[in-house]
Context: one part of a larger RNA
RNA sequence: UUGGGUUUAAAGGGUGCGUAGGCGGAAUAAUAAGUCAGUGGUGAAAGCCUGCGGCUUAACCGUAGAAUUGCCAUUGAUACUGUUAUUCUUGAGUAUAGUUGAAGUGGGCGGAAUGUGUAAUGUAGCGGUGAAAUGCUUAGAUAUUACACAGAACACCAAUUGCGAAGGCAGCUCACUAAGCUGUUACUGACGCUGAGGCACGAAAGCGUGGGGAGCAAACAGGAUUAGAUACCCUGGUAGUCCACGCCGUAAACGAUGAUCACUCGUUGUUGGCGAUACACCGUCAGCGACUGAGCGAAAGCAAUAAGUGAUCCACCUGGGGAGUACGGUCGCAAGACUGAAACUC
Numbered sequence: 001u002u003g004g005g006u007u008u009a010a011a012g013g014g015u016g017c018g019u020a021g022g023c024g025g026a027a028u029a030a031u032a033a034g035u036c037a038g039u040g041g042u043g044a045a046a047g048c049c050u051g052c053g054g055c056u057u058a059a060c061c062g063u064a065g066a067a068u069u070g071c072c073a074u075u076g077a078u079a080c081u082g083u084u085a086u087u088c089u090u091g092a093g094u095a096u097a098g099u100u101g102a103a104g105u106g107g108g109c110g111g112a113a114u115g116u117g118u119a120a121u122g123u124a125g126c127g128g129u130g131a132a133a134u135g136c137u138u139a140g141a142u143a144u145u146a147c148a149c150a151g152a153a154c155a156c157c158a159a160u161u162g163c164g165a166a167g168g169c170a171g172c173u174c175a176c177u178a179a180g181c182u183g184u185u186a187c188u189g190a191c192g193c194u195g196a197g198g199c200a201c202g203a204a205a206g207c208g209u210g211g212g213g214a215g216c217a218a219a220c221a222g223g224a225u226u227a228g229a230u231a232c233c234c235u236g237g238u239a240g241u242c243c244a245c246g247c248c249g250u251a252a253a254c255g256a257u258g259a260u261c262a263c264u265c266g267u268u269g270u271u272g273g274c275g276a277u278a279c280a281c282c283g284u285c286a287g288c289g290a291c292u293g294a295g296c297g298a299a300a301g302c303a304a305u306a307a308g309u310g311a312u313c314c315a316c317c318u319g320g321g322g323a324g325u326a327c328g329g330u331c332g333c334a335a336g337a338c339u340g341a342a343a344c345u346c
Stems, first nucleotide, its partner, number of pairs: 004317003007300002012314001014201004021194003025088007033081002035077008049065006091191001092188003095184006103177007110154001114150008125136002162169002206247006215241002220236004258313006266291010295302002319346003328339004
């Protein structure tokens, strides 16, 4: 390289938008670039292969052919691909009428809990554990009551529920913004799919500047445990967690399963529409689940939300370690990220 693969054995990019490229619905006509056929030229000789011949044979040599899968020119064919023109509506989109949701951004508001402060009642313990101790407390704690303040998170509802491209999103409400689905089939008329580079988004932690700081809590301190205990348990506690702006760009970023399209046995639950009939069920579209066939699979299992049967495009894999390391480069304030070997060894 060919072939083969990527849920779990190595292997799907974290996700989207999209450039180039690749691929692409139906009909008619033209063209003849790809494609196919014929003819001519060229494709040096030697070699290879085949037939025949010459040295006693062979190696070797001679001769004839084949091959030289290519290129050029020319004459045709027109199914498919391409190109051009005209048209179509099923793909795609728009319009319109509804509808759905924890989708996003920015305001406002709320109650419970926690902590703190003040005041009051009240007196000797509280707290914590397997048991304790450190700790708090007669300078009046813990407990109870009232008021005030602060920050963060939103019990119940709540669900194999819903929404979002993914990350993710949950108190109530307002404004702005985006999206899906369904019905009508009115309009456009292939406008589509994928997508190397690129751009954007991207949990947590971390970084920069400025705020904020109730609870929790890396680091740290103390008390225990223990042979030891740089831990697990306890008492404290700083970064951080929160907000604004700017970086970082990684995760078991997981369904460990790329995107899109078509096709393929049934049962059952549920979310959002629509329709019919009418009193509890049926049909249909789009989702979210469970089970089970065929088929697939090494098996576990998957099974219309495929890991089945096919098509297009992208990404990735090629024994373990060395190693996601070194070097170089790009990015970053840094931490580091991305790209990414080899020697050697089994």